[in-house]
RNA sequence: CCAGUCGGCUGGGCGGCCGCUCUCGUCACGUGUCGAAAGACGGCGAGGGAGGAAAGUCCGGGCUCCACGGAGAAACGGUGCCGGAUAACGUCCGGCGGGGGCGACCCCAGGGACAGUGCCACAGAGAACAGACCGCCUUCCAUGCGGCACCGGGCGGGUUUCCCGCCGGGUGUCGAUCCCAUGGGAGGUAAGGGUGAAACGGUGGGGUAAGAGCCCACCGCGCCGCUGGCAACAGGGGCGGCAGGGCAAACCCCACCGGGAGCAAGACCGAAUAGGAACGACGCGGCGGGAAACCGCCAGCCCUCUCCGGGCCGGUCGUUCGGGUGGGUUGCUAGAGGCGCCGCGCGAGCGGCGUCCCAGAGGAAUGGUCGCCGCCCAGCGCAAGCUGGUGCACAGAACCCGGCUUAUAGGCCGACUGGUAUU
Numbered sequence: 001c002c003a004g005u006c007g008g009c010u011g012g013g014c015g016g017c018c019g020c021u022c023u024c025g026u027c028a029c030g031u032g033u034c035g036a037a038a039g040a041c042g043g044c045g046a047g048g049g050a051g052g053a054a055a056g057u058c059c060g061g062g063c064u065c066c067a068c069g070g071a072g073a074a075a076c077g078g079u080g081c082c083g084g085a086u087a088a089c090g091u092c093c094g095g096c097g098g099g100g101g102c103g104a105c106c107c108c109a110g111g112g113a114c115a116g117u118g119c120c121a122c123a124g125a126g127a128a129c130a131g132a133c134c135g136c137c138u139u140c141c142a143u144g145c146g147g148c149a150c151c152g153g154g155c156g157g158g159u160u161u162c163c164c165g166c167c168g169g170g171u172g173u174c175g176a177u178c179c180c181a182u183g184g185g186a187g188g189u190a191a192g193g194g195u196g197a198a199a200c201g202g203u204g205g206g207g208u209a210a211g212a213g214c215c216c217a218c219c220g221c222g223c224c225g226c227u228g229g230c231a232a233c234a235g236g237g238g239c240g241g242c243a244g245g246g247c248a249a250a251c252c253c254c255a256c257c258g259g260g261a262g263c264a265a266g267a268c269c270g271a272a273u274a275g276g277a278a279c280g281a282c283g284c285g286g287c288g289g290g291a292a293a294c295c296g297c298c299a300g301c302c303c304u305c306u307c308c309g310g311g312c313c314g315g316u317c318g319u320u321c322g323g324g325u326g327g328g329u330u331g332c333u334a335g336a337g338g339c340g341c342c343g344c345g346c347g348a349g350c351g352g353c354g355u356c357c358c359a360g361a362g363g364a365a366u367g368g369u370c371g372c373c374g375c376c377c378a379g380c381g382c383a384a385g386c387u388g389g390u391g392c393a394c395a396g397a398a399c400c401c402g403g404c405u406u407a408u409a410g411g412c413c414g415a416c417u418g419g420u421a422u423u
Stems, first nucleotide, its partner, number of pairs: 001419010012373007020049008032041003051394001055405002058403005063262004076258005081095005096110001097108004111253002116251002118247003133193002135189010145175007153167006201219006220242001221240004226235003266330004276321007284314001285298005300312004337356008374392002376389005
C1' cells in the first nucleotide's frame, strides 16, 4: 500500500432574532381579568427540554389491580449442550461439540429415535422384518460343426413337360460337443452400474465359482473400565463383526419455568342535567265554573261494610345520602440511575469510595427564520479554486427498567488476519 475480519465512538458546529413547555425566584407597585387577602392567569429574570435506536411491542422484570386456604397433579404454553452473570430472561459471558473459511473469524432451537405411534414425495427392482432391473457367477437345455434323408427358395446355363451347376434355408436322424458365443430355465451374489435427500457401516487387502465382516488392518459404531476436567466433553485401553437409516421447528417422552390483565393499571376530589335510594308532605283524580290563578261537588286500593283512625302501588314537591359522566389532582419520574477512581474477575459482571441531578408534555412542547463555517452532489477549471443546490441519514419520549430485532447518509478510532514492496 492492497484485500479483509472483529470491536467501539459519533450522528452537523457557532451566533442573532422570534416563539413553545416545565421548574425555581421575583413583582402586586405607577398594570388588564378574578379575588377580602394570600394568590392564580400574567409580567420579568434564571435554569432544564428526545434517541442510538425514543421504533416493532418480540422476550424478561419492577409497579398496580383482580382472582386464589396450602400442596400436588392433569391440561395448555414456553425453554432445551455445559458452567457462570443477572431482579429476571428465549439475553449476555466463557467453554464444549458440529459445520464453513488459507487465516483473523463466522454460523448452529445443539435433550431423547431399543417407551410407543407415525411419515419418508418424485424417481427407482427395492425406502426399513429391504431389494435381483442391468451386470457378475454356477448349473441345465437348445442352437452352432460334420454326414445322410426329405421339402421349399434364389441365381446361372443347357439338348427346355425336363436336366445340370452354384448359393442359402427348414425338418428329422446319427456323430462330435474342451473352450467360447447366442437364446431360454433354475439358483447364487448387495462387490460394480443405475435411481434417490437417504440403498441396511467406509477404505484397502485376503478370500471366493462370483461375492459377502466370510476373514484381517485402520476408521466409524456399541458396551465396560482408566486418565484429565466442576461439567459438557476429550484422550487412551479392552471386548464385540455391526446389532440400532433419517425425521421430534410430526405426535410424543424427559427435565425446568409459567395465575390473569395492564398507567386507557390504579387512587383521590367532585359541577349542571338525567337517573337511584331513604324520609317527609300532598290523595294528586273526575266533573262543573273561570282567560288563568283558583273555587265548588264527588271520589282510588286494603284493614268484611259505614264513620274515625291507620296503611299502600303510582305521581308531584322538598330534604338528605350514595354511585357516577365531563373536568381537576395523583400515579410521574431519584433510578436494578449517570460519571470518575480503586479493588476482584479471562469475561459478562460484582464490590467500595467520591461526585452529579439529567424532559415530564398530555390531541400531546422540544420549533421557525437569517448569517458564517463544515460535509455531500452537480457544472467549470491543468491546478489552486469558483458557481449552483427548498441537499445533510434513520427517525420524535408518553409509567419505568434490562434485552432482542429492525431502520440508519456521512465520519472517526482501536485490535487482528492474508498478500505485496523496501530496510
Description
This is a predicted structure of a 423-nucleotide RNA (Bacterial RNase P class A) from Aureimonas pseudogalii. The gene name in the source record is rnpB. Its Rfam family is "Bacterial RNase P class A". It is annotated as a ribozyme. Of the family's consensus pairs, 96% are formed in the model.